Predicted 3D model of RNase P RNA and transfer RNA as a complex of 437 nucleotides. Its mean pLDDT, the model's own confidence on a scale to 100, is 78.
RNA sequence: GAAGCCCGCCAGACCGCCGCUGGCGCAAGGCCCGAAAGGGCGCGCUGGAGGAACGUCCGGACUGCACAGGGUAAGCGCAGGAGCUAACGGCUCUCCACCGUGAGGUGAGGAUCAGAGCAACAGAGACGAGUCACCUUGGGUGCCGCACCGAAGGCGCAAGCCAGAGGUACGAGCAACCAAGGUGGGUGAAACGGGCAAUCUCUGCGCGCAGCAACACCAAGUAGGCCAGCGUUGAGGCGACCCGCUGAGCUGGCGGGUAGGUGGCACCGAGCCGCCCGGGCGACCGGCGGCCCAGAUUGAUGGCGGUCACAGCGCGGGUCACCGCGCUGCACAGAAUCCGGCGUAUCGGCGGGCUUCACAC
RNA sequence: GCCGACAUAGCUCAGCGGGUAGAGCGCCUCGCCGAAGACGAGGGCGUGGGAGGUUCGAGUCCUUCUGUCGGCACCA
Numbered sequence: 001g002a003a004g005c006c007c008g009c010c011a012g013a014c015c016g017c018c019g020c021u022g023g024c025g026c027a028a029g030g031c032c033c034g035a036a037a038g039g040g041c042g043c044g045c046u047g048g049a050g051g052a053a054c055g056u057c058c059g060g061a062c063u064g065c066a067c068a069g070g071g072u073a074a075g076c077g078c079a080g081g082a083g084c085u086a087a088c089g090g091c092u093c094u095c096c097a098c099c100g101u102g103a104g105g106u107g108a109g110g111a112u113c114a115g116a117g118c119a120a121c122a123g124a125g126a127c128g129a130g131u132c133a134c135c136u137u138g139g140g141u142g143c144c145g146c147a148c149c150g151a152a153g154g155c156g157c158a159a160g161c162c163a164g165a166g167g168u169a170c171g172a173g174c175a176a177c178c179a180a181g182g183u184g185g186g187u188g189a190a191a192c193g194g195g196c197a198a199u200c201u202c203u204g205c206g207c208g209c210a211g212c213a214a215c216a217c218c219a220a221g222u223a224g225g226c227c228a229g230c231g232u233u234g235a236g237g238c239g240a241c242c243c244g245c246u247g248a249g250c251u252g253g254c255g256g257g258u259a260g261g262u263g264g265c266a267c268c269g270a271g272c273c274g275c276c277c278g279g280g281c282g283a284c285c286g287g288c289g290g291c292c293c294a295g296a297u298u299g300a301u302g303g304c305g306g307u308c309a310c311a312g313c314g315c316g317g318g319u320c321a322c323c324g325c326g327c328u329g330c331a332c333a334g335a336a337u338c339c340g341g342c343g344u345a346u347c348g349g350c351g352g353g354c355u356u357c358a359c360a361c
Numbered sequence: 362g363c364c365g366a367c368a369u370a371g372c373u374c375a376g377c378g379g380g381u382a383g384a385g386c387g388c389c390u391c392g393c394c395g396a397a398g399a400c401g402a403g404g405g406c407g408u409g410g411g412a413g414g415u416u417c418g419a420g421u422c423c424u425u426c427u428g429u430c431g432g433c434a435c436c437a
Base pairs, nucleotide, nucleotide: 001357002356003355004354005353006352007351008350009349010348012308013307014306015305016304017303018302020048021047022046023045024044025043026042030041031040032039033038050332054343055342057341058340059339060338061337062211063210064209065208069243070242071241072240075207076206077205078204079203080094081093082092083091084090095109096107097106098105099104110202111201115200116199117196118195132184133183134182135181136180137179138178139177141175142174143173144171145170147168148167149166153162154161155160215263216262217261218260225254226253227252228251229250230249236246237245256436257435258434271291272290273289274288276287277286278285279284310329311328312327313326314325315324316323317322362433363432364431365430366429367428368427371386372385373384374383380417387406388404389403390402391401392400410426411425412424413423414422
C1' cells in the first nucleotide's frame, strides 16, 4: 500500500418565529363540552421517538379463568459439556464436525445394538435378502471315450465263434444343476455395509389456557323479551382428557339497547448512566456515586426561515495540495400495557484490535 | 393493538407419510367452411410468492422476509 475479519460508537449541529402534547406548582372562584359519569379552559417551570420504536418469531411481568390443585401410553417445544439469566428456542466459554491460506465464520450437534418406515431414475441387484459375469474346488446326474464282466439269441458234432441288452471301474473330457470360496467392470447420493430421526419413534428435560379489545369500576339505555335444544341420572366453570372441587344455568336462532368515561398506564423499576472499585477467561454478578428519562385514543413529538457541516453534480480559478459559487440530496423507519432477546431494514461516517499478500529498511 | 389462515398454469382449484406437478375453463397450431362459430386432432403454456437451511433429492419438512384475507367492544 492492497484485500479482508472481528468489536464498539454516531444517526446532522446551532439560532429565530409559529404550533402540538404530558407532568409539577399556583389558583380554587368562574366559564365551556356532556343526559350523566367525567373531561377541558389560565399563569409559571419542565419533559417529549429508535437502534431498530418494525416483524410479532421466542421468553417473562401483569390480569382473569374453582383455591391454578393432582395425574396421563394426549399434545407442543427443547437437545454435545459446563455456565449466565426472572425466564428463554437468547447469551458466554469450551469439545467436535464442516468452510476459509488466515484473522475468523457456520452448526435443531442425544439415540439407527428397542422397533417401524423411506430411497425416484439408472443398475444384475436398493434395504427383506441374496447373486449379473468370470475363476477355483467339491458333489451327484446324463452323454462321450476306453477297459473288464456279461443275459437272451444265432452258427457248430464238439472245443469254440458271432452277437451284444445290461452292469462295474476309470477320466485334467463335455453339458446344465447344486454347494462353498474368491474376484470384478459398470450404475447410482448410497452396493450389504451404511444413510435419513428439521420421517414415525425412544430417552432426558420443560410447558395449564387466554391475552391490556386481558381485567376492574362508573354512567346511560331496554322488549332485563320470544322460540328451539340440553341440564341435579350434574349443565357450565375447565380452551386436550381423567380425577378432584363447585352447583343452575348453558348453547343456537330472532329481535332490542349502548358503542361514553375512569383505572389498568408510564411506574423506584429484572430501571438508566459512570473513563469508578472488586470477583469471573467470559456471558454476568456485587459494591459505590449520580439521575428520574415520552405517552395519546382522530391518536403529540411538527412546520417555516437562516448559518454551518457531510455527499454528489455543474461552472470558474489554480502553484494540481485545493479554493470559490450554484443546484440537488441527507438512509431505514416512527412509540400505544411494560420488559429481556432474536430476526429483518438501513445513505453514510468515526474509533480500536487482528489476518493475508506485495514492497522498502 | 392482539390472534389466526392462505399464496401452485392467464383464471378457478387439486395432489402432499419427500422421488421431479395435474383437472376444468381459457390460449396457440392444424383440419372442416367462401368466412366465422360449433366440432375433430395436437400442444402444458409453470424458476410452485422471494431467500436460506435439512436431505442423494423439497411444491411438500424447518427458518426468515413479502403480499393477501379473516376474526376479536359491551348490556340484557